Order: sequence, then structure tokens, then C1' cells
RNA sequence: UCGCGUGCUCUGGGGGCGGUGAAAGUCCGCACCGGCGGUGACAGUCCGCGACCCGCGAGCCUCCUUGGAGGCGGACGGUUGACCAGGUGGAAAUCCUGGACCGACGGUUAAAGUCCGGAUGAGAAGCGCACGCGC
Repeated sequence: UCGCGUGCUCUGGGGGCGGUGAAAGUCCGCACCGGCGGUGACAGUCCGCGACCCGCGAGCCUCCUUGGAGGCGGACGGUUGACCAGGUGGAAAUCCUGGACCGACGGUUAAAGUCCGGAUGAGAAGCGCACGCGC
């Protein structure tokens, strides 16, 4: 330096103004926000991953009671939105200019990326640290 193992920490942002209306942070106008890794140059919209959601289930817990009910659930599988043009350059869908587009589920007196909720969650993708082993 590299690899493996164990443990630990950290780890998501955004509604301000106005209009209509009985009622809208949900509609309309103007706004605001963008996890992680990769990619000959820096990415919400290129490739992949995670979470959310669905399925399955190693196993675990609770209650009743002898067989049932409920809850949690690693690994694994599935699903999962959106970009063009010009410029610069050796190289850019990543930079600059301009114009666009996307955003789970449940709730809410009116329809939600931004309000409330699951979530003081899971902690992943990962970043880092410590210890041990090997090379």
C1' cells in the first nucleotide's frame, strides 16, 4: 500500500408572495429543493445502487391455549420518474447560455416533490475511524 473480518460514528433538501373560492402551503401565477457510487470534465433527468412500495421468507416476539391469531423480519426477487439545443474544449446529455421536464405511499372542509404521518424510524447506498488477520 492492498485485501479480508469485527466493531463504531456519521449519513435528505425545499412554500415565500399573490389570485380564485365557503374551503386550497394541494388548483392558477411567480417561486423553492435535489441521497449514494460511477462516468476522458463537475449529473435530480447517462449507467448503477439505496430507501419507499409489492412478494417471499431464515428466524424472532406477544396473546390465547394445545392449536390458532397478531406483530417484526436478514437474505432473495420484482416494481420504481424526468433533457434538449447552442457554445467552449482533445473530451461534457455532467461546465457556460437558453429553454424544458420529473418527483412513492396514507391523510388533509379542494386534487401535495415542499403541509401532517409512518420517521427521535430504517439506517442503506456509502464516507470515515479503530482493532485483528493476511499479503

The prediction has a mean pLDDT of 77. A computed fold for a 135-nucleotide RNA from Nocardioides baekrokdamisoli, annotated as FMN riboswitch aptamer (RFN element). The organism belongs to Nocardioides, within Bacteria. RNAcentral holds the sequence, with entries from Rfam.